[in-house]
c-di-GMP-I riboswitch aptamer from Methylophaga sp., 89 nucleotides, folded computationally.
The sequence was found by an Rfam model in a public genome assembly.
The coordinates come from a structure-prediction model, not an experiment, and the mean pLDDT is 79.
The model forms 95% of the base pairs in the Rfam consensus.
The organism belongs to Methylophaga, within Bacteria.
RNA sequence: AUACUUAACUGCCAACCUUGGUGUGAACUAAGGAACGGAAAGCUUCAGGUCUUUAGCUUGUAAUCAAUAAAGAUGGCUGGGUUGCAUUU
Numbered sequence: 001a002u003a004c005u006u007a008a009c010u011g012c013c014a015a016c017c018u019u020g021g022u023g024u025g026a027a028c029u030a031a032g033g034a035a036c037g038g039a040a041a042g043c044u045u046c047a048g049g050u051c052u053u054u055a056g057c058u059u060g061u062a063a064u065c066a067a068u069a070a071a072g073a074u075g076g077c078u079g080g081g082u083u084g085c086a087u088u089u
Stems, first nucleotide, its partner, number of pairs: 012038002016033007036076001042082003046079003049074007058067003
């Protein structure tokens, strides 16, 4: 220095709930409580998944709705990229 691992130490994040704010919405954000859990539950939409909104009538449908297209959300959905701690192996 790199890789694996997670026994120990120092620590870290925060599921969920309440209140305030933002957004049509999915959801996000700040504070508080609590601690579901996490070795990257740090960052990042490149690929896929899921979710939201809109569209028109391209197709299917009796209608709803589904597929399709676009724009978004989700990094605590999976994979990828990237950065970091400890020093037992």